[in-house]
Background:
Large-subunit ribosomal RNA, domain I from Brochothrix campestris FSL F6-1037, 555 nucleotides, folded computationally. The full RNA is in RNAcentral, with records from Rfam. Lineage of the source: Bacteria > Bacillati > Caryophanales > Listeriaceae > Brochothrix campestris. The coordinates come from a structure-prediction model, not an experiment, and the mean pLDDT is 85.
Context: one part of a larger RNA
RNA sequence: GGCGCACGGUGAAUGCCUUGGCACUAGGAGCCGAUGAAGGACGGGACUAACACCGAUAUGCUUUGGGGAGCUGUACGUAAGCUUUGAUCCAGAGAUUUCCGAAUGGGGAAACCUACUAUGCUUGAUCGCAUAGUGUCUACAACUGAAUACAUAGGUUGUUUGACGGCAGACGCAGGGAACUGAAACAUCUUAUUACCUGCAGGAAGAGAAAGAAAAAUCGAUUUCCUGAGUAGCGGCGAGCGAAACGGAAACAGCCCAAACCAAAGAGCUUGCUCUUUGGGGUUGUAGGACAUUCUACACGGAGUUACAAAGGAAGCGUUUAGUUGAGUAACCUGGAAAGGUUAACCAAAGAGGGUAACAGUCCCGUAAACGAAAAGCGCUUCUCUCCAGAAUGUAUCCUGAGUACGGCGGAACACGAGAAAUUCCGUCGGAAUCCACGGGGACCAUCCCGUAAGGCUAAAUACUCCCUAGUGACCGAUAGUGUACCAGUACCGUGAGGGAAAGGUGAAAAGAACCCCGGAAGGGGAGUGAAAUAGUUCCUGAAACCGUGUGCCU
Numbered sequence: 001g002g003c004g005c006a007c008g009g010u011g012a013a014u015g016c017c018u019u020g021g022c023a024c025u026a027g028g029a030g031c032c033g034a035u036g037a038a039g040g041a042c043g044g045g046a047c048u049a050a051c052a053c054c055g056a057u058a059u060g061c062u063u064u065g066g067g068g069a070g071c072u073g074u075a076c077g078u079a080a081g082c083u084u085u086g087a088u089c090c091a092g093a094g095a096u097u098u099c100c101g102a103a104u105g106g107g108g109a110a111a112c113c114u115a116c117u118a119u120g121c122u123u124g125a126u127c128g129c130a131u132a133g134u135g136u137c138u139a140c141a142a143c144u145g146a147a148u149a150c151a152u153a154g155g156u157u158g159u160u161u162g163a164c165g166g167c168a169g170a171c172g173c174a175g176g177g178a179a180c181u182g183a184a185a186c187a188u189c190u191u192a193u194u195a196c197c198u199g200c201a202g203g204a205a206g207a208g209a210a211a212g213a214a215a216a217a218u219c220g221a222u223u224u225c226c227u228g229a230g231u232a233g234c235g236g237c238g239a240g241c242g243a244a245a246c247g248g249a250a251a252c253a254g255c256c257c258a259a260a261c262c263a264a265a266g267a268g269c270u271u272g273c274u275c276u277u278u279g280g281g282g283u284u285g286u287a288g289g290a291c292a293u294u295c296u297a298c299a300c301g302g303a304g305u306u307a308c309a310a311a312g313g314a315a316g317c318g319u320u321u322a323g324u325u326g327a328g329u330a331a332c333c334u335g336g337a338a339a340g341g342u343u344a345a346c347c348a349a350a351g352a353g354g355g356u357a358a359c360a361g362u363c364c365c366g367u368a369a370a371c372g373a374a375a376a377g378c379g380c381u382u383c384u385c386u387c388c389a390g391a392a393u394g395u396a397u398c399c400u401g402a403g404u405a406c407g408g409c410g411g412a413a414c415a416c417g418a419g420a421a422a423u424u425c426c427g428u429c430g431g432a433a434u435c436c437a438c439g440g441g442g443a444c445c446a447u448c449c450c451g452u453a454a455g456g457c458u459a460a461a462u463a464c465u466c467c468c469u470a471g472u473g474a475c476c477g478a479u480a481g482u483g484u485a486c487c488a489g490u491a492c493c494g495u496g497a498g499g500g501a502a503a504g505g506u507g508a509a510a511a512g513a514a515c516c517c518c519g520g521a522a523g524g525g526g527a528g529u530g531a532a533a534u535a536g537u538u539c540c541u542g543a544a545a546c547c548g549u550g551u552g553c554c555u
Stems, first nucleotide, its partner, number of pairs: 001554009015540001016505002020476002022473007029465002031166002039100003042055003046078002050074002052059001061094006070082003105114003115134007135164003139160001140158005171202001172200005182189001186236001212219002223250004233241002254457003257401001261280009285435001287400004291394006301388004312384010323371003329344005345362002347351001353365003406430008416442001437452005492499002512539001515526004
């Protein structure tokens, strides 16, 4: 020196564990903000840096319920206190809530600087202090008020109206809007009406009561799902794109204006018409309404706060936000410890789950079951309250949404790429009819059928989950599962936008090693604790690489 064996060091794999995650189910909730939000800065403790909590009333204040013996957070300790005159704690309601921040008196390099007005305090007088107000836009009202006479523009003011910002990285609607890619290249096409940007919301949004779908003497708002169907179609007829009706389900709900006409008030001038405002009236396709005539009805009925008219109030019940009651086991053995083993019992509307020194229905918390709210929120019912006529006939006098429908040209959306291209929307140039009317039925025309555009509102079924409650898992188990099981969006990196970690485990219990010895200390040796200390604080287990010590054999 090599090989082997034994014992160590280092190291952290593995095993076991789970405080944390992930995915989902059911129910709830789905907004906060000028009454100053979200998010922060700075403060508040006897000793207090951090986190958590709170705001100069600062580790807390008031009150109403619950609860019942300890309490002054994580977090030990000392001191000082509180508490059965009910503390700490839990829940409802309220008060306080510095400064920044939409930030809003002006400014500003956020958490700072600096004004004006009014009132009060103080001073000999200023200074100073305290409280309140002073932002922009919008609507309304009042007062003013140019060129320019009336007026208008403009201005000022207000105990007046509303907005401004945040977010849930989700869902919705709208306005913009790619490319990589695919087509085995690429240009139409595709990716895609996607990503991304912007605006506006709502708890859902959007859509919605037929100028519909259709072709049977049919259906009857919208939405979503299944089916129809990868069909009909579209397509450099390539790649690909890709319906609809019918049928079956979920859920169901229908309404209001404009107009004709009537009444009242006012204005204009052309002096008997027009316009405006308010109130009535009225709302459809088998056309309806106005108008005229006629009939019946007027409450012991019907309806109502999500549309259809609109504010509430009271009571009761339910539910949410604290809680309450809640059965049933002993002995021996092993062991450090019994919940294990043995024997003998008990409860069960409770043998879900968790904890307790190993595996507990009967030890503890609970569980099944039963009960509970002063206060606040939500829902339902009842009462109060509020509102409420319908029909027939006639006539052809009036009304029934105009720069609209539609056409040309240019685009876009429709599954549909200009195509035979209907339908819908936008730009531009033209531009109707008025119920003997008009639109549609996929060019167009006729017949026939279906409907009534150019005004508006509308719950439910549907989408999503920052969040709350309860629960589930052939989900993970610390290189996994969230980036974060741990004081993590931290440390750290970057001028910045932004990027972004590592890091869990003593033990049942700190019983965390008094005392002695070596040493300057660190560290170690005894002693002691403990079942165990090769469980001694990065402490369970403790693999391998790597480094040693001892030893056998070989050289």